[in-house]
Order: sequence, then structure tokens, then C1' cells
RNA sequence: CAAGUCAGCUAAGUAAUCGCCCCUUAAAACUAGGGGGAGGAAAGUCCGGGCUCCAUAGGGUAAGACGCCAGGUAACGCCUGGGGGGUAUCAAAACCUACGGAAAGUGCCACAGAAAAUAUACCGCCCGCAAGGGUAAGGGUGAAAAGGUGCGGUAAGAGCGCACCGCGCGACUGGUAACAGGAGCGGCACGGUAAACCCCGUCUGGAGUAAGGCCAAAUAGGAACUCAAUAGUGCGACCCGUACUGAGUUUGGGUAGGCUGCUCGAGGUGUUUGGCGACAAACAUCCUAGAUUAAUGAUUGCUCACGACAGAACCCGGCUUAUCGGCUGACUUGCUUA
Repeated sequence: CAAGUCAGCUAAGUAAUCGCCCCUUAAAACUAGGGGGAGGAAAGUCCGGGCUCCAUAGGGUAAGACGCCAGGUAACGCCUGGGGGGUAUCAAAACCUACGGAAAGUGCCACAGAAAAUAUACCGCCCGCAAGGGUAAGGGUGAAAAGGUGCGGUAAGAGCGCACCGCGCGACUGGUAACAGGAGCGGCACGGUAAACCCCGUCUGGAGUAAGGCCAAAUAGGAACUCAAUAGUGCGACCCGUACUGAGUUUGGGUAGGCUGCUCGAGGUGUUUGGCGACAAACAUCCUAGAUUAAUGAUUGCUCACGACAGAACCCGGCUUAUCGGCUGACUUGCUUA
């Protein structure tokens, strides 16, 4: 310098004029001064919580989720590091992983093929006059057919025997562990699939800010019917338990307004220390939207990177999806120079 891979920051800027919302100060008020005003995803509503109510408050079954090891976190199906497996690349950096169990059981493996797991004998080879018997080495079908190569042996063959590899068990060694290596033993159990049912382990109340709380106002404290203590209602389904004493259906009338919840937090930023890292601790410092028919808009000038995806509605930590550009760093490989 070039190519590749991974990550971080930013998300048009600036000036003026008028306009909108919140907080605060002054004022009886009109009004004036000061401060602040959408995102990296605010999106999806997919996970986990905080908070509120059911509620005084549980146990079991079912159902659902997760699934290698060790850590982080308030917690998680998230994140970090490591292990196993896979993908890409000439190679590498890198990327993906729905990663417990097939020797508990059941199911499935189309078509082709003789036969697809209690697995076979179509062609072939050998024995035999024939009938028939032996065989799984060779051929064929297929994603997959009783381990591969070589030597010996046999009527012909076959782990039938042997050597090496593969497979199973495995003393011992390293590692917190997953796991890696591995002396030695065994001719060797019968393929795959659990993102099929299932088995094993761990976890899990529900509903949700239109949750809830307070104030004010209004009417009709209306009418009828059903069940009722051996009953009913409450708690997602069912059972047990527990609390309370009413529960439900139809019809008719009135009100539907205000305040709060509502933003000081598992908060942000900086430095130091510990850690491979996610992160943790200490110190210092900062306050950064709170609308409610829903606020940040309009005009003009200048600059250049010519501006994509896109707008909070209780809050926070994640994941997923969409996306125009600009800046920066790390790693891998190649070329050149010293």
C1' cells in the first nucleotide's frame, strides 16, 4: 500500500425571525427572565424484570420453556470466556450451532433395490447328474446395505486369523469443568432420526398503566327472574387446601370531568483498581421529554459528507428486524521498503 474479516462512534451542521410543550423565578394579573425538549433502533410486542392489583396465601397434576462447561447479571430463552461439531476460504482471520439421552420404549427412513434393522440373496462364485446346499468377498440399487487396506487361509468365501487404521472399554496424565491425550484389553454391540412421540434434569401464579389510587358531579340505594350453606364466589385449566357470604341473567335510567400514577433511576459520564472478558468496586461529577384529539414546526442565508431507516406515551435490561453516508481501531494474508 492492497484485499478480506470483526468492532466502536456519529446520524446533517450552523445563524437569524416567528411559533409549540414542560420546569423554575418575579408578578394580583397581563407578562418578562433563566433552563430543558424523541432513537440507534423510539419499530416488533418476542423474552426477562421493577411497580400495581387479584390476595391472607399454599401443595399437586397438567401445560409451557430451556438443555455442553465455567462465569456475569436484579433476572433471562440474554451476554462473556472455553470445549465439541459444522461452514467458508488456495490458506487464514472469521462465521454458525434447536450442543442432555438412540444400550427404557414406540414410530419413521419416499422412490430405487433381492433386502432398510428380529435386515437380505437379484446377478455372481463354489459343491452337486439333478433336486438342492454353502457364501456375502465381486457387481448392481440407493443418502445410507453387517468397518477399510493388505497378507494368509478356504471347495468358494467371510475378522475366519494376522498387521495397521477405525470402533468399544479404559489404568494413568493435564484441566475447576466440558473435554484432550492415552499404557493396555477386546474381533467388535444392531445404521440414521428426538427441529418425531418419549425419557432425564432445571425453571415457571395471573392480569396489566385503559394496572391502580384520590376528588367532584349525576341519577332510580330501579324492576323482574334463577341458584343458594350437602351451596356459591375468589385465585389462567383440574384436584386438594384456604378465605368470604352471596352469586348470576334480562331490562331500564344517570355520569363518562379533574388530579395522581408520570419520571432521581438495577440512572448517565469520567478516573483508578481487579479480571482474558462479560463485568464489579471505590472516588468525583451531572440531572438529560413527560404530551393527553397527543408538544420540538415554518421561513431565510451559509457550509458539505447532499442526509437512509424512521416519532417516546409507566420504566428498565436484552433479542430480532429496517437502514443513506462519514470517521476510527484491531486481526489475517499478500506486495514493497528498511